[in-house]
Context: one part of a larger RNA
RNA sequence: GCCUACGAGUUACUCGUCAUUGGCAAGGUUAACCUAUAAUGGGGAGCCGUAGCGAAAGCAAGUCUGAAUAGGGCGAAUAGUCAGUGGCGGUAGACGCGAAACCUGUGUGAUCUACCCAUGGGCAGGUUGAAGGUGUGGUAACACACACUGGAGGACCGAACCAAUAAGCGUUGAAAAGCUUCUGGAUGACCUGUGGGUAGGGGUGAAAGGCCAAUCAAACUGGGAGAUAGCUCGUACUCCCCGAAAUGCAUUUAGGUGCAGCCUCGGAAUGUAAGUGUUAUAGAGGUAGAGCUACCGAUUGGACUAGGGGGCUUCACCGCCUACCAAAUCCUGACGAACUCCGAAUGCUAUAACACAUGUCCGGGAGUGAGGCGCGGGGUGCUAAGGUCACGCGCCGAAAGGGAAACAACCCAGAUUAUCAGCUAAGGCCUCUAAAUCUACAUUAAGUUGUUUAAACGAUGUUUGGUUGCUAUGACAGCUAGGAUGUUUGCUUGGAAGCAGCAAUUCAUUUAAAGAGUGCGUAACAGCUCACUAGUCGAGUGACCGAGCGCGGAAAAUAAUCGGGCAUCAAAUGUAGUGCCGAAGCUAUAGACUCGUUCUAAACGAGUGGUAGGGGAGCAUUCUGGCCUGCGUCGAAGGCGAUUCGUAAGGAUCUCUGGAGCGGCCAGAAAAGAAAAUGUAGGC
Numbered sequence: 001g002c003c004u005a006c007g008a009g010u011u012a013c014u015c016g017u018c019a020u021u022g023g024c025a026a027g028g029u030u031a032a033c034c035u036a037u038a039a040u041g042g043g044g045a046g047c048c049g050u051a052g053c054g055a056a057a058g059c060a061a062g063u064c065u066g067a068a069u070a071g072g073g074c075g076a077a078u079a080g081u082c083a084g085u086g087g088c089g090g091u092a093g094a095c096g097c098g099a100a101a102c103c104u105g106u107g108u109g110a111u112c113u114a115c116c117c118a119u120g121g122g123c124a125g126g127u128u129g130a131a132g133g134u135g136u137g138g139u140a141a142c143a144c145a146c147a148c149u150g151g152a153g154g155a156c157c158g159a160a161c162c163a164a165u166a167a168g169c170g171u172u173g174a175a176a177a178g179c180u181u182c183u184g185g186a187u188g189a190c191c192u193g194u195g196g197g198u199a200g201g202g203g204u205g206a207a208a209g210g211c212c213a214a215u216c217a218a219a220c221u222g223g224g225a226g227a228u229a230g231c232u233c234g235u236a237c238u239c240c241c242c243g244a245a246a247u248g249c250a251u252u253u254a255g256g257u258g259c260a261g262c263c264u265c266g267g268a269a270u271g272u273a274a275g276u277g278u279u280a281u282a283g284a285g286g287u288a289g290a291g292c293u294a295c296c297g298a299u300u301g302g303a304c305u306a307g308g309g310g311g312c313u314u315c316a317c318c319g320c321c322u323a324c325c326a327a328a329u330c331c332u333g334a335c336g337a338a339c340u341c342c343g344a345a346u347g348c349u350a351u352a353a354c355a356c357a358u359g360u361c362c363g364g365g366a367g368u369g370a371g372g373c374g375c376g377g378g379g380u381g382c383u384a385a386g387g388u389c390a391c392g393c394g395c396c397g398a399a400a401g402g403g404a405a406a407c408a409a410c411c412c413a414g415a416u417u418a419u420c421a422g423c424u425a426a427g428g429c430c431u432c433u434a435a436a437u438c439u440a441c442a443u444u445a446a447g448u449u450g451u452u453u454a455a456a457c458g459a460u461g462u463u464u465g466g467u468u469g470c471u472a473u474g475a476c477a478g479c480u481a482g483g484a485u486g487u488u489u490g491c492u493u494g495g496a497a498g499c500a501g502c503a504a505u506u507c508a509u510u511u512a513a514a515g516a517g518u519g520c521g522u523a524a525c526a527g528c529u530c531a532c533u534a535g536u537c538g539a540g541u542g543a544c545c546g547a548g549c550g551c552g553g554a555a556a557a558u559a560a561u562c563g564g565g566c567a568u569c570a571a572a573u574g575u576a577g578u579g580c581c582g583a584a585g586c587u588a589u590a591g592a593c594u595c596g597u598u599c600u601a602a603a604c605g606a607g608u609g610g611u612a613g614g615g616g617a618g619c620a621u622u623c624u625g626g627c628c629u630g631c632g633u634c635g636a637a638g639g640c641g642a643u644u645c646g647u648a649a650g651g652a653u654c655u656c657u658g659g660a661g662c663g664g665c666c667a668g669a670a671a672a673g674a675a676a677a678u679g680u681a682g683g684c
Base pairs, nucleotide, nucleotide: 001684002683003682004681005680006679011092012091013090015089016088017087018086019085020084021083022082023081024080027048028047029046033042034041052059053058062074063073064072065071095234096233098231102224103223104222105221107220108219114198115197116196117195118194119193120192121191122190123188125157126156127155128153132149133148134147135146136145137144161185162184163183166181167180168179169178200216202212203211204210237618238617239616240615241614242613247260248259249258250257251256261368262367263365264364265363266362267361268360274358275356276355277354278353279352280351281350282349283348289342290340291339296336297335301331302330303329305326307325308324309322310321311320312319371396372395373394374393375392376391378389379388380387401412402411403410416591417590418589419588421587422586423585427581428580429579430565431564432563436578438577439576440575441574442573443572449567457552458551461549462548463547464546465545466544467543468542469541470540478536479535480534481533482532484509485508486507489503490502491501515530519528520527592608593607594606595605596604597603619673621670622669623668624667625666626665628664629663630662631661638657639656641654642653643652644651645650
C1' cells in the first nucleotide's frame, strides 16, 4: 500500500417544548396497589386545565402602583387533557477516537543504577629512593658531612583491570550507545564478587536535575475513569424541492458563545397587497461642485497708511527721506474634512397610476458570526502594497460552460436529460485551430506592433493641418567681387587700433553696399570672417504653432520567444463596411420531475447550478408478527460471468459453481449501509 472483517447521534426518564395521529372534552387522566372470569376490572391519592393581579396581607374579571374615579403595568371576551409517534432541548460518558495532567493504595520495584553496611577477591614488569638505621669523619656535647643500609609515596613508566580524550566507521547498525586506532587512571578518594539497606514529593547524588530496571522537573502498576478537551481528525445508501452566512450588540471576549440579521418547514391574517420596480407629483437634507468685499481660518501682488527699523537735521523739540518690516482699509489672484451667501445628481420619505409577485406575523429546525477579489466615491498609508478600515454594486465563496496561451474573482453566460439539428454572445476568421490571406481609404519602417504599462527630456524620422516672411522688379543655397573714409571715436590703460572694460547725440562722409562692428585671431597691430551690396544662376525658399504614427532615453538574476510558426500596399495601427465561426446562452425535436391555473383526464403556463443547512419521497440489510402466500437434492443461500428492467439507491432472469436451506406481500423493531478517523485486527 491493497484485500477482508469490525468501526461513530444511541438508550433511559411520572423531565421540558413543538408538530402529528387517536380518545374524551370544561373537563382530561390515573400512580402505587388489589383482583386469576387475565379479556380486564377495581383503585381519584395525585397531576394538568377551568382566574388573575400583588413582595405580601389581600382583593378578584379584575388587580397592582397611586391622594386619585387619572394614567400606566399584568390580566379578562374560553380549550384543554391523556396516550402513541416524530423533531429539538435537559439530565446522564450522550456521535466516535485522542491528551499533557490530577488524586488514590500499609500497591510493585535498588537483579540496571546512586550512596551506604558486612564479608571476600584483584593489581605483570620496570623506575625513583623519604624518614629511620649502621659505619666513618666531626663537635666540649650536640649539630653537621660522607658512604652504605632502608623501602616511604592519593610518587613515575606501563599490561591485566577501570575509564572514555580525539578521529574514523557504524546510523532500516553486528549493537535501542557498538567497533578500530589514539588517549586518562593503574597501591588508591582504586577496581571488583557475594549478601544486605535506603522508595516516589520519597530515596540517593564529589551536584549533571544526575540516577532510582532501554521510563525521571516527580518511577511503574491497579483504581477514580468512558477525567476534561470552547481543540484536531473522522462520521457509512439514493433521488426530489428550497437554500445561507462570514454582519450588529454583548462577552476574562476575539479561531468560543448568547440575542438579533440572513436560510428552511408548518400555520395565520390581510384582499384597493401591506412587498419590489417604473413614471409623475410633493417633501426633508447641506454631499459633489462652486464661492468667499457672506462668516471663520489661511493667502499672491499692488495701492494707501497707523506703528516699528534705518538715514538726515537739531542743544533740544519740531521736522524730512526711505528699493526695509508691516496692522487696518481698497484693488487683484487664489485655498479649506472639522469654512458656507449658495448648491445638484443619486439615495430616502409620502401620495397616485401601471407592471410583477412578493411582503408581514406566530411556531418547529438550522447553519453562519476567519471571508476574498474587481469596479466606484473615501479614510489610513508614500493618491506604496495581492496593505488596511468602513460604504455602494457585482462576482467567487456555494458556479459548471465559452473567451482572456495557461489563470477562484476579469469579459460573455447561470449546466433538468438526450440529439452526428439550427441561431447567436464575448472573442475571433494566414497556420497550429472552427471561420475572410474579405472590401475601401489612410498611417507606420520602428518587427513599432509583439514587455501588462514605461517617464522627464532630446532629435531637420515621417504624414497632415494652420499662421506668417522673402520671391521672375529674380528669392533661398552655391560661386565671383566689394565690405571703405573721418578714425587708432572718447575715456581707461604699460598697451586697448571694430572685437579686456567704461561712455556715447553708436555720429558723420563716400557709396550699389559696408556696424564706431557677428565671430576667430594679435602683447598691441596685422590677418581671416560676418552683417550689408552688386553680378551669375532661374523657382520656389525660410520661421513659428498644432495633430497622427514612429526614434533615443530602456540594466536582473536557469537559453530565447507576440501562446508558437511567422507577418511589412500586414497576418501591424486608424476609420468605415459585408459575411462567417463561436458556449452547457437561445431555438428545434423527444422525454423526466416540481409548482401554479382549471371543468381534475389531460392541457396550458412558470420552473428544475448549488457548499453549510432545512424539508420531502424512497432503496437495501438483519430479526419479529400475520397458525397469510410460496420455492428447494429434478439443486436453497453464497460465488464468477452474462442478459435485462428502473431517474437512482437497486430489482429480475440465465449458464456454470456450490451443496441445504431460502423467499414474496402487509406491518413492526433495529447492534441497519464505510473510502478516508497517521482508524482496529488478520492476510498478502
A computed fold for a 684-nucleotide part of an RNA from a Saprospiraceae bacterium, annotated as large-subunit ribosomal RNA, domain II. Its Rfam family is "Bacterial large subunit ribosomal RNA". Its mean pLDDT, the model's own confidence on a scale to 100, is 83.